[in-house]
Molecule: small-subunit ribosomal RNA
Organism: uncultured prokaryote
RNA sequence: GAUUGAACGCUGGCGGUAUGCUUAACACAUGCAAGUCGAACGGUAACAGCAGAGCUUGCUCUGGCUGACGAGUGGCGGACGGGUGAGUAACGCGUGGGAAUCUACCUAGUAGUGGGGGAUAGCCAGAAGAAAUUCUGAAUAAUACCGCAUACGCCCUACGGGGGAAAGAGGCCCUCUUCUUGAAAGGUCUCACUAUUAGAUGAGCCCGCGUUAGAUUAGCUAGUUGGUGAGGUAAGAGCUCACCAAGGCAACGAUCUAUAGCUGGUCUGAGAGGAUGAUCAGCCACAUUGGGACUGAGACACGGCCCAGACUCCUACGGGAGGCAGCAGUGGGGAAUAUUGGACAAUGGGUCGCAAGCCUGAUCCAGCAAUACCGCGUGUGUGAAGAAUGCCCCUAGGUUUGUAAAGCACUUUUCAAUUUGGGAGGAAAGCUUAAGGCUAAUAACACUGGCUGUGACGUUACCCACAGAAGAAGCACCGGCUAACUCCGUGCCAGCAGCCGCGGUAAUACGGAGGGUCCAAGCGUUAAUCGGAAUUACUGGGCGUAAAGCGCGCGUAGGCGGCUGGUUAAGCGAGAUGUGAAAGCCCCGGGCUCAACCUGGGAAUUGCAUUCGAUACGCUGACUAGAGUACGAGAGAGGGGGGUAGAAUUUCUAGUGUAGCGGUGAAAUGCGUAGAUAUUAGAAGGAAUACCAGUGGCGAAGGCGGCCCCCUGGCUUGAUACUGACGCUGAGGUGCGAAAGCGUGGGGAGCAAACAGGAUUAGAUACCCUGGUAGUCCACGCCGUAAACGAUGUCAACUAGCCGUUGGGAGACUUGAUCUUUUAGUGGCGCAGCUAACGCACUAAGUUGACCGCCUGGGGAGUACGGCCGCAAGGUUAAAACUCAAAUGAAUUGACGGGGGCCCGCACAAGCGGUGGAGCAUGUGGUUUAAUUCGAUGCAACGCGAAGAACCUUACCAGGUCUUGACAUCCUGAGAAUCCUGUAGAGAUACGGGAGUGCCUUCGGGAAUUCAGUGACAGGUGCUGCAUGGCUGUCGUCAGCUCGUGUCGUGAGAUGUUGGGUUAAGUCCCGCAACGAGCGCAACCCUUGUCCCUAGUUGCCAGCACUUCGGGUGGGAACUCUAGGGAGACUGCCGGUGACAAACCGGAGGAAGGUGGGGACGACGUCAAGUCAUCAUGGCCCUUAUGGGCAGGGCUACACACGUGCUACAAUGGUGAAUACAGAGGGCUGCCAGCCAGCAAUGGUCAGCCAAUCCCUUAAAGUUCAUCGUAGUCCGGAUCGAAGUCUGCAACUCGACUUCGUGAAGUCGGAAUCGCUAGUAAUCGCGAAUCAGAAUGUCGCGGUGAAUACGUUCCCGGGUCUUGUACACACCG
Repeated sequence: GAUUGAACGCUGGCGGUAUGCUUAACACAUGCAAGUCGAACGGUAACAGCAGAGCUUGCUCUGGCUGACGAGUGGCGGACGGGUGAGUAACGCGUGGGAAUCUACCUAGUAGUGGGGGAUAGCCAGAAGAAAUUCUGAAUAAUACCGCAUACGCCCUACGGGGGAAAGAGGCCCUCUUCUUGAAAGGUCUCACUAUUAGAUGAGCCCGCGUUAGAUUAGCUAGUUGGUGAGGUAAGAGCUCACCAAGGCAACGAUCUAUAGCUGGUCUGAGAGGAUGAUCAGCCACAUUGGGACUGAGACACGGCCCAGACUCCUACGGGAGGCAGCAGUGGGGAAUAUUGGACAAUGGGUCGCAAGCCUGAUCCAGCAAUACCGCGUGUGUGAAGAAUGCCCCUAGGUUUGUAAAGCACUUUUCAAUUUGGGAGGAAAGCUUAAGGCUAAUAACACUGGCUGUGACGUUACCCACAGAAGAAGCACCGGCUAACUCCGUGCCAGCAGCCGCGGUAAUACGGAGGGUCCAAGCGUUAAUCGGAAUUACUGGGCGUAAAGCGCGCGUAGGCGGCUGGUUAAGCGAGAUGUGAAAGCCCCGGGCUCAACCUGGGAAUUGCAUUCGAUACGCUGACUAGAGUACGAGAGAGGGGGGUAGAAUUUCUAGUGUAGCGGUGAAAUGCGUAGAUAUUAGAAGGAAUACCAGUGGCGAAGGCGGCCCCCUGGCUUGAUACUGACGCUGAGGUGCGAAAGCGUGGGGAGCAAACAGGAUUAGAUACCCUGGUAGUCCACGCCGUAAACGAUGUCAACUAGCCGUUGGGAGACUUGAUCUUUUAGUGGCGCAGCUAACGCACUAAGUUGACCGCCUGGGGAGUACGGCCGCAAGGUUAAAACUCAAAUGAAUUGACGGGGGCCCGCACAAGCGGUGGAGCAUGUGGUUUAAUUCGAUGCAACGCGAAGAACCUUACCAGGUCUUGACAUCCUGAGAAUCCUGUAGAGAUACGGGAGUGCCUUCGGGAAUUCAGUGACAGGUGCUGCAUGGCUGUCGUCAGCUCGUGUCGUGAGAUGUUGGGUUAAGUCCCGCAACGAGCGCAACCCUUGUCCCUAGUUGCCAGCACUUCGGGUGGGAACUCUAGGGAGACUGCCGGUGACAAACCGGAGGAAGGUGGGGACGACGUCAAGUCAUCAUGGCCCUUAUGGGCAGGGCUACACACGUGCUACAAUGGUGAAUACAGAGGGCUGCCAGCCAGCAAUGGUCAGCCAAUCCCUUAAAGUUCAUCGUAGUCCGGAUCGAAGUCUGCAACUCGACUUCGUGAAGUCGGAAUCGCUAGUAAUCGCGAAUCAGAAUGUCGCGGUGAAUACGUUCCCGGGUCUUGUACACACCG
């Protein structure tokens, strides 16, 4: 996708045509479904008519007289029609054949139908019983029954003969015969009857072929198979019986088990196939279950009988009745399947029949059901103001619903409903009558005309008319597959889901809504079948590594088979004939308005059978190319048996000899003074064969290794001869088959499962060590498996080359360690081709042929059960339930590795100084608290945000307080603004008092501002850094990260970017299927180091002068310096190395030399890294509070732990005194000289300076002198007490500083750990930002100024190439 006898959910206008218990072959109430014939019979119970009688005048009685007819006798039919699919794996069905049969009614033919007899039902009388029913007696008919006669044909036969039938009924005539109302006899016609022949129809029987699954069903069978004889049947036959024989079936699947009615067909599919067997049609089987026969032409009988069982019903308990798988219907079962309808009008059947007619739940109709198929309708046109209102969305502009609606115009359908009128066809027959035809005929038959007159459906189909848009749309879906998107709600919840999957606060996937998409009186879901699925592969697949080659041979059946004559019966291919039912499918027509549907014709039915001709197989004869045999030669760890050799290990004996040996990463167990190990000699015993030795050899595989002998298999090669297809494969079968293991008996040196001990370890039932038993060895017998691997079945043929190697043959010459060639093996590369790729590639995984084995998602499982084998261990054969959405192969890019190669970095090493110990400062954790606001958390948080918390800051806490608000915009009203001030209160705030009336103006008012009111709104350091922007950290200043085009690869991708060198560098050079390019590196920028030019004030002062001796002044422009501009360094030059390169090493010159030093600068990306509390911002949340104001407190707490620092522990030092030399900054709310006061912090006072001018500003270490003398000190300064200073509204919580006093720990710091490669570390001081005040922090500045680097094994981090991977959230896997 197509389909269904479907069901369920939501919805539902009409018609036509079909279809409708798939389940309980479960049980059934009720009604109906098979009767009919009086022209077979005796008759008259009921009804009607007629006639008669009685009378009560509307009743009774009588008469079979007529129509008819209950019950009965008789005949025919109840064997058809209708239902169901339980059984059946079968001659049941399908198809095609066959011979030994029957066939009522029907058709045709032949011959008959004579004459008798005795019963019996009904009825009547009686009896028994509840009933069903039965019995007795008497009478009676027939087309009922039975003889006799006859017998063309028929049957039997021993061919002499024998046997066997029948029934009448009705109509008409009645001239002749007899009685004579009328009958009888007779005649004639029709139907019936008997016998028989033939046909038609129907039925029975036999055979070939086809017809599900299971081998975890391998053997089955005694009437079984056959024969003879008999019986039996309609008929052949073990169909039955007696006897005889021992057969019959089966791997081409018997038997057994399970399932199943079969077919035409139906559904699907391109087909081949697969699935199926409702309706319709053919066959079969069955009729409550099982069995049996009777009757009959036909049955072993659905609405017949008998018996038995189960069940139901009636009963007077003695006994009886019943069979819906007929049509309706009921209960039950079930997801589920209809009316207890009408009619015989049509079609058909039955019956008796002369017929009318009767019967018919067959059938035709109607009813119910969207169950299916088909058709129609639910309006059509116009209509933009793109209306209003609404829904939805929104960037707030608008969009969308949407020509949709409204409005206007139109239509009224084969739709429905209401109303009116008309109106086919289904009807042909039949009956009766008339004329003619045929005929001997007024029978029969056929035809024509007239009369009569038959419709359940049915208020039919259909047609006309009236009216009015009037009565008529839903369902599913919208993440991808798959056409169709947004909002809200929800928040891994609720839920969805066919597969993938969606949902954890912005869900196109859940639920709702708006919108959209698909189909449409339906739409979805579920179930089922086929397709896609080449996913069981016949068409049409595979097996080196994905599932899959048996461990290997031999060989049976089977399959296949070289070349050439003759012949040729199965099969193959071709023609013809018969058959292949109808319906259906297909094609062409026709009929319903169309279609579905119905109908006519054709084609098809791929099949089977018969027949005809052809070629192969086969058969037969020959051949030699396949295969084999004989002969010569050759190589070899091929196999079996026997013998033998040397080396080594071990043990034993003896000697020498002395303290260890042995073993390991290190040890210990063990051995050894009872003499080991070592060493010498001898002996014993077992096992294995060093070197040779080799991708060497042999073997089918497993496998085979000293040497010699015996037996033996295979292979190769050469030349000839012979056989003449003898071949290949091989289900079953059979043999061989490593190691381990098992049995019996030996053997036992070494090794060594188990076991013991010692170590290792958290443990160590292991790896290591010391011992050690089975076993390993031999003989015989089992086992039968291995990664039994080339993970590659065997055989044969064909298809480029090159290089080795082993065995044999041939040839050439230069006779060799030679070359060429051929063949049989065994290896390495490689083309075409193949392969998913890897790879294979004459030893194929290439191209073909033959045969076998095996596979069909992963797990369960090579397991269970069963069978077979085995002593056992176990082997072999071999499932299912259940479960998952994967499992797997090859290759790619990364990442990772206690993989490898190369390289780098204060990474290690070499050094110097620290941290970790003390006290304090500071940050963090923790704890505490009303609050100790928040954030940062390995490196890359922790002197971090914070360049500075007493109030403020401040976000936190408790209290008190405001509600359009502290801040913005808009509206209204009032007042200018503003300033001063009082009272209450902790203050916010509340209530007052006073001053003040401005600016512009078109005189309306306006601007700015304040207050009050109203609501829109403000406000939020509230949440989410995992919704974000921006900014930042980190890997890392590591050298990388990519692109275009081309090329390679099926592809992911690769190449470039790898390689050889080199560099700090993907820096450069060379090479190269790559060639180029971009972001990074470097350079360009700033600073510093040298020189030059320009310019000299506030800077400088060489020379000159003055001087108060201070560049102070005049002056100078040289120098320093300042700040502008230039120069300079580029491996430029030389030598060497290197590949003639890049580059490196050394040197010269130079202030500086190989990026001179320092800085800024940070590729693609990683860490959901950090920040919503700098700022911005989506969403959410608060709105008399999570917003605003206030005062106080807190952020400063303190058993503790950690980070970062400061000061120390002292003599390279402390203290005191004296004295020298910076740089870079800052300064008006400022820096503040000098002077005075104070011990000091500081205060007072005022110069100078908006700064190269003045101030901060004495730099310190250093140097010189003095003292201390190794001590808890003249070290160290914490802590505490007292007194002060300063800032500031305010130093209590909680500031800094000063003075005096006090004088703690600490004597160089465990494990561990940090920084640094030169003006660096270390050490010394100075300044600044923040700031009222408050640095041991931060950022800068200069002074003094080292040591060491052999080197890259290791630790850490990084780069690159390569390798393995079961990792990809990527080894924290």